[in-house]
RNA sequence: CGACCCCAUGCGGGAGAGUCCUCGAACAGCCAGUUCGGGGCGCCGAAGGAGCAAUUCUCCCCGGAACCUCUCAGGCCAACGGACCGUGUGGGUGAG
Numbered sequence: 001c002g003a004c005c006c007c008a009u010g011c012g013g014g015a016g017a018g019u020c021c022u023c024g025a026a027c028a029g030c031c032a033g034u035u036c037g038g039g040g041c042g043c044c045g046a047a048g049g050a051g052c053a054a055u056u057c058u059c060c061c062c063g064g065a066a067c068c069u070c071u072c073a074g075g076c077c078a079a080c081g082g083a084c085c086g087u088g089u090g091g092g093u094g095a096g
Base pairs, nucleotide, nucleotide: 001096005092006091007090008089009088010087011086012085013084018041020040021039022038023037024036025035026034027033042076043075044074048072049070050069051068055063
């Protein structure tokens, strides 16, 4: 000097699932419609959370991953959020 890797952060990309039923309020007002909130049922999984295999050739215990499972949380118009991917910057480590 400095690859890979790790952390933080800026930018870009980033899916899925009813704007179904009902109640209330407001707007409006002929019918009716729109928005917000509460409840019900249904549904989604890629924030977070929880669970586990191989790992053995005696048994038990501990450890043991995920975009796999569960759906507690979160979400199902849009927005926000969003695992993950790319890239810039700062820091750590440091092969060479």
This is a predicted structure of a 96-nucleotide RNA (Glycine riboswitch aptamer) from Fodinicola feengrottensis. It was read from a public genome assembly, where an Rfam model found it. Taxonomically the source falls in Fodinicola (Bacteria, Bacillati, Actinomycetes, Mycobacteriales).